The part of an RNA shown here (large-subunit ribosomal RNA, domain II) has 686 nucleotides and comes from a Caldifarciminota bacterium.
Rfam family: Bacterial large subunit ribosomal RNA.
The RNAcentral record of the full RNA draws on ENA.

Context: one part of a larger RNA
C1' cells in the first nucleotide's frame, strides 16, 4: 500500500418533552407478605409519592388572598386534569461516544553485571631524551662561600608505542555500528590505567559540577498499583430516501481556537394575512450636496482703534511721513467634532390593493453556530500603500453545481428532482484549433497598437471650430535690393548693427532695425528682418478631439493575444441583420412533497415545488438473537460461497444455475455487543 476480521452515543438513577395505553378528581404502589403447573405468573400490602386550593413572614383566611382606614387601587391565585407504565428527544450524576497524554501520588516492590564515587585486594606502563639534589676530586678561601670534572638519577619533566583518551576532517547517517571505520591528535611514572570482591538508589545516591550519571531518552530510574487520571486540545464515528436548512453576529465571561444568554435554523400545538410589496396620507431627521448667519481656519482691498519708528514746532502736546495692526466694509474661499439651509434612499405610523409565501406573530421540544471570506457602494485607521485593518449597506463563496472568464472559491450569466441523438435564449462568441458570419454598411489605426504602465515629449495620422495673409499674387524656393547722417552716444587698449550700459533719432526710398545670428584683435566678410521680381492657388498660428510614437530593464524557453495566425482585419468606433451557445426556459415521459377542489378510503383532478454543509424533522433497508418454531421446508439437496437473469428512487429482495453436504425461514411482533474506507486505528495474510 492492498486483503480479511474487530472497531466508537450504551447501561442505571432522577428529571423533562412528546408519543402510546390504563384508569380518572383521582392515579400509583415500596419494601415485604401468600399461592401456583416456580427463575416466572397471579393475588395481597395505600406507607410514601404526585394530583385535587390558594395568598400571606406569620397568626390566619380560603375562590379568594395579601398590602391597606378602604366596599379605592394593585400582587399573586380561581375561570385550563391529572397519575402510572411502557418507548423515543434531550438534561444531570456516573470512564458516559471511543482512541490518545505531559504529568501527580503510592510501594518493608526491582536496579550500582552499563555508569558516579568509595573501600579492600592483585595486576600494566617497549624503547629513546634530559640530568635537580646530593657524593667525591681538583682549584679557592682564614674559614665558609665560589668555580671545574666526575658520579648520581630527580621530576603531577620532554619525545613517542602498548594501555587510556576522543582534537580536526573525511566517511557513514533503513550504518559493519541504535555513537561505528580511516587518517590525524591529547595523555602516557601518575589527581595513571586496569582485574576480582565489597559498598552508596529514587526527593535518594553519586558527581575535579556538565544538571553530569543512577543499565541504549534522567530537571528526578524502571515496574506494578490509583486508572477507563484529566485533555474547554487533535484525531476518528459503521445503511438508504424524502422535507426543511443556518451561523462565522450583540452583550458578558482570568474570556478571547472554551461557554451563558439573544439573534439566525428545525419538529410540534396554536392565532389567522397580523409579514412583505406598491400607492396614497401623516410623521421623525441633520447625512450629500450647498453655505459662512455662529464657532474657527483662510485671503486680497477699503477703513483705521491702537502701536512703533522719523521730522518739524509755540513741546507732560500739537502737525506731517512711513510702518505694524485690531474691529467694521467689500470681493474671493475652506471645515468630521461649524450650519442661516438642505435633499435622493432608508425609517416609522395609517388605509387601500396586490401577494399564500417553507409570509408574520405566540407558546413548546431539539439543534449548530458566535475563527469567516472575496467583491460593490459609503466612512475611518494606513501612504485616498497592502490578497492591510476595522464599521456599515447590498450580492456572492462559505453549504452553489452548469456556461463565459485559456486555466483560477467569490467577477459575468444563471439557482442543478430524473431521463430525451427534440427547441429558444443569457453571458459570451461566430477565420483555424472548436459550435456559430473570413456578416453588411461608413469610418479610424500601420503601432502586431490591439495582445501591460505614469508624469512628460514630438511637423505620426483623422475630425472639428477659430484667428491671420491670400489672384491689388499669400506661402515656399530661386533672382536682385537690404542704404545714408554713422565707426551714433557711452564705455574700452579697440567696441565700426552684432562684449557691456543706457538711448533706439532721423534721411533716402519699392524696402532696409542705431540691427536676427554667424564671423573680426578691431573692421571686413557671410546672413536675417524688410522690399522688388520670377512662380500661381492657396498658406501660417492657436484650441478641442480620435486612433496611434517615445517614455518601457530581470533572472531555465517565445512566455504581457489560450495558440495558430490576422492589417480596407480576424485589430478599433458606430449602425444594422443572422447564427452558436448553459443543467435557464419551453416541449415530451416519469418519481416525489406541499396547497386547494372531490371522496368513508384508496385515489383523482388542479395549482406550486423538489441545489445543499452544520443541524433539525420523517419514512424505510438489512444483521443477530427471543416469540410464533425446531414450525413451513430441506440429501428429489439447508446454511454459506461462485454467477446470470429480474424486481424496487433506494437501502436491498426475489428466482435460476454451479458449488456445498445438514440444516432450517416468512407474516406479524419483541430485544439489541445492528450496518465500516480513512482513527500516522487492531490483529492476521500478500
Nucleotide at each position: 500500500u492492498c486483503c480479511g476480521g474487530c472497531g466508537a452515543g450504551u447501561c442505571u438513577g432522577c428529571g423533562u418533552a412528546u408519543g402510546u395505553u390504563g384508569c380518572a378528581a383521582g392515579g400509583c404502589u415500596a419494601a415485604g407478605g401468600c399461592u401456583c403447573u416456580c427463575u416466572g405468573a397471579g393475588c395481597c400490602g395505600u406507607a410514601a409519592c404526585c394530583g385535587a386550593a390558594g395568598c400571606g413572614a406569620a397568626a390566619g383566611c380560603g375562590a379568594g388572598u395579601c398590602c391597606u382606614a378602604a366596599c379605592a387601587g394593585g400582587g399573586c391565585g380561581a375561570c385550563c386534569a391529572g397519575u402510572a407504565g411502557c418507548a423515543u428527544g434531550c438534561g444531570c450524576a456516573g470512564g458516559a461516544c471511543c482512541c490518545g497524554a505531559a504529568a501527580c501520588c503510592c510501594g518493608u516492590g526491582u536496579g550500582a553485571g552499563c555508569u558516579a564515587c568509595c573501600c579492600a585486594u592483585g595486576g600494566c606502563c617497549a624503547g629513546g631524551u634530559u640530568g635537580a639534589a646530593c657524593u667525591u676530586g681538583a682549584g679557592g678561601u682564614a674559614a665558609c662561600a665560589c668555580u671545574c670534572a666526575a658520579g648520581g638519577g630527580a621530576g603531577g619533566a620532554c619525545c613517542g608505542a602498548a594501555c587510556c583518551g576522543g582534537u580536526g576532517a573525511c566517511c557513514c547517517u533503513u550504518g559493519c555500528a541504535a555513537u561505528a571505520g580511516u587518517c590525524u591528535c591529547g595523555g602516557a611514572u601518575g589527581a595513571g590505567c586496569u582485574g576480582u570482591g565489597g559498598g552508596u538508589c529514587g526527593g535518594a545516591g553519586u558527581g575535579a559540577a556538565a544538571g553530569g550519571c543512577u543499565a541504549a531518552c534522567c530537571a528526578a530510574a524502571c515496574c506494578g498499583g490509583g486508572u477507563g487520571a484529566u485533555a474547554g486540545c487533535u484525531g476518528g464515528u459503521u445503511c438508504u430516501c424524502c422535507c426543511c436548512g443556518a451561523a462565522a453576529u450583540g452583550c458578558c465571561u482570568u474570556u478571547a481556537g472554551g461557554g451563558g444568554c439573544a439573534g439566525u435554523c428545525u419538529g410540534u400545538g396554536g392565532c389567522g394575512u397580523u409579514c412583505a410589496g406598491u400607492u396614497g396620507c401623516g410623521g421623525a431627521g441633520g447625512u450629500a450636496g450647498a453655505g459662512c448667519a455662529c464657532u474657527g481656519g483662510a485671503u486680497g482691498g477699503g477703513c483705521g482703534c491702537u502701536c512703533u519708528c522719523c521730522c518739524a514746532c509755540a513741546a507732560u502736546g500739537u502737525g506731517g511721513g512711513a510702518g505694524a495692526a485690531a474691529a467694521c466694509c467689500c470681493g474671493a474661499c475652506c471645515a468630521a467634532a461649524c450650519u442661516c439651509c438642505g435633499a435622493a434612499u432608508g425609517c416609522c405610523g395609517c388605509a387601500a390593493c396586490u401577494c399564500u409565501a417553507g409570509a408574520g406573530c405566540c407558546a413548546u421540544g431539539g439543534a449548530a453556530a458566535g475563527a469567516g471570506g472575496c467583491u460593490c457602494u459609503g466612512a475611518g485607521c494606513u501612504c485616498u500603500a497592502a490578497g492591510g485593518u476595522c464599521c456599515a449597506g447590498g450580492g456572492c463563496c462559505g453549504a452553489g453545481a452548469g456556461g463565459g472568464g485559456a486555466a483560477u472559491a467569490a467577477c459575468c450569466c444563471a439557482g442543478a428532482c430524473c431521463g430525451c441523438c427534440g427547441g429558444c435564449u443569457a453571458a459570451g462568441g461566430c477565420c483555424c484549433c472548436g459550435a456559430a458570419g473570413u456578416g453588411u454598411a461608413u469610418g479610424c489605426u500601420a503601432a502586431g497598437u490591439u495582445g501591460a504602465a505614469a508624469a512628460a515629449g514630438a511637423g505620426g495620422u483623422g475630425a472639428g471650430g477659430u484667428c491671420a495673409c491670400u489672384c491689388a499674387g499669400a506661402c515656399a524656393g530661386c533672382u536682385g535690393g537690404g542704404a545714408u547722417g554713422u565707426u551714433g552716444g557711452c564705455u574700452u587698449a579697440g567696441a565700426a548693427g552684432c562684449a557691456g550700459c543706457a538711448a533706439u533719432c532721423a534721411u533716402u526710398u519699392a524696402a532696409a532695425g542705431a540691427g536676427u545670428g554667424c564671423g573680426u584683435a578691431a573692421c571686413a566678410g557671410c546672413u536675417c528682418a524688410c522690399c522688388a521680381g520670377u512662380c500661381g492657388a492657396g498658406u501660417g498660428g492657436u484650441c478641442u478631439u480620435g486612433c496611434g510614437c517615445u517614455g518601457a530593464a530581470a533572472a531555465u524557453a517565445u512566455a504581457a493575444c489560450g495558440g495558430g495566425g490576422a492589417u480596407c482585419a480576424a485589430g478599433c468606433a458606430u449602425a444594422c441583420c443572422g447564427c452558436c451557445g448553459a443543467a435557464g426556459c419551453c416541449g415530451c415521459g416519469g418519481a416525489c412533497u406541499c396547497g386547494c377542489g372531490c371522496g368513508c378510503a384508496a385515489g383523482c383532478g388542479u395549482g406550486a415545488g423538489u441545489g445543499g454543509u452544520a443541524g433539525g424533522g420523517g419514512a424505510g433497508c438489512g444483521u443477530u438473537c427471543u416469540g410464533u418454531u425446531g414450525u413451513a421446508g430441506g440429501c428429489c439437496g439447508a446454511a454459506g460461497g461462485c454467477g446470470u437473469g429480474u424486481u424496487g428512487c433506494g437501502a436491498a429482495g426475489c428466482a435460476c444455475g454451479c458449488u456445498g453436504g445438514a440444516c432450517g425461514a416468512a407474516c406479524c411482533a419483541g430485544a439489541a455487543g445492528u450496518g465500516a474506507g480513512u482513527a500516522u486505528g487492531c490483529c492476521g495474510g500478500a